[in-house]
Context: one part of a larger RNA
RNA sequence: CGCAGGAGAAUUGAGGGGUUCAGACUCUAGUACGAGAGGACCGAGUCUGACGAACCGCUGGUGUUCCAGUUGUCGUGUCAACGGCAGUGCUGGGUAGCUAUGUUCGGAAAGGAUAAGCGCUGAAAGCAUCUAAGCGCCAAGCCUAUCCCAAGAUGAGUUCUCCCUGAAGGGUCGUGGUAGACCACCACGUUGAUAGGUUACUGGUGUAAGCGUAGUAAUACGUUCAGCUAAGUAAUACUAAUAACCCGUUCGG
Numbered sequence: 001c002g003c004a005g006g007a008g009a010a011u012u013g014a015g016g017g018g019u020u021c022a023g024a025c026u027c028u029a030g031u032a033c034g035a036g037a038g039g040a041c042c043g044a045g046u047c048u049g050a051c052g053a054a055c056c057g058c059u060g061g062u063g064u065u066c067c068a069g070u071u072g073u074c075g076u077g078u079c080a081a082c083g084g085c086a087g088u089g090c091u092g093g094g095u096a097g098c099u100a101u102g103u104u105c106g107g108a109a110a111g112g113a114u115a116a117g118c119g120c121u122g123a124a125a126g127c128a129u130c131u132a133a134g135c136g137c138c139a140a141g142c143c144u145a146u147c148c149c150a151a152g153a154u155g156a157g158u159u160c161u162c163c164c165u166g167a168a169g170g171g172u173c174g175u176g177g178u179a180g181a182c183c184a185c186c187a188c189g190u191u192g193a194u195a196g197g198u199u200a201c202u203g204g205u206g207u208a209a210g211c212g213u214a215g216u217a218a219u220a221c222g223u224u225c226a227g228c229u230a231a232g233u234a235a236u237a238c239u240a241a242u243a244a245c246c247c248g249u250u251c252g253g
Stems, first nucleotide, its partner, number of pairs: 001152001005163007015149004021049007033038001051106005059100004066093005071086006110144003117137004164252001169247004173189005194240003197236005203229003210223005
């Protein structure tokens, strides 16, 4: 842009894509079979491997935006307390997110037509013959089925609800993220919880500074399960989503 007005929602499925795996053990059964040694078909169940998908409650990883310890040096006039730099200086942990080695699930069952093959009936050819007429069985393969996409399927489908003539509605613009290279998509724009802030909580780190006490001091203890705290959860209009403009009417024949 189209699908002859617009918005929201739900759908059909032409067509396309994905999957299609393997093993062990138990029972049947030490049965059938076999002199014995050995040892099943068929059927039922349990578990596992590889592969694939989704997810982060658990176990872990990462987490240069969080906390702590610590070395050297420079700075904040000094002590103390902090800050910069040294691969994030190094080290110990770690939220969200993203993740696998973690968790859950999947390849189940069935139908149809067949291949090779196995058959029934059966002539040509008084016999025989699965085939010539006719009728069956049968594969991880084919078509369904199963999972996903799907009406630009221009053949542009269907259903429901609602709105309308500078209207309905859409866009520019702004706050953002479940989205994302940009665009797009999605949520919101005061009739507001969209983001930030604040408050509370969860989680992380691990007991801040200052002061006091003990000690000559290093340091320890108390105040203190403290202090600080990212991306988490909830509440709250404090801040910013203000205002305005543009498109869109004709006959939706």
Source information: Predicted 3D model of a 253-nucleotide part of an RNA (large-subunit ribosomal RNA, domain VI) from a Chthoniobacterales bacterium. It matches the Rfam family "Bacterial large subunit ribosomal RNA". Gene Ontology terms of the family: ribosome and structural constituent of ribosome. The full RNA is in RNAcentral, with records from ENA.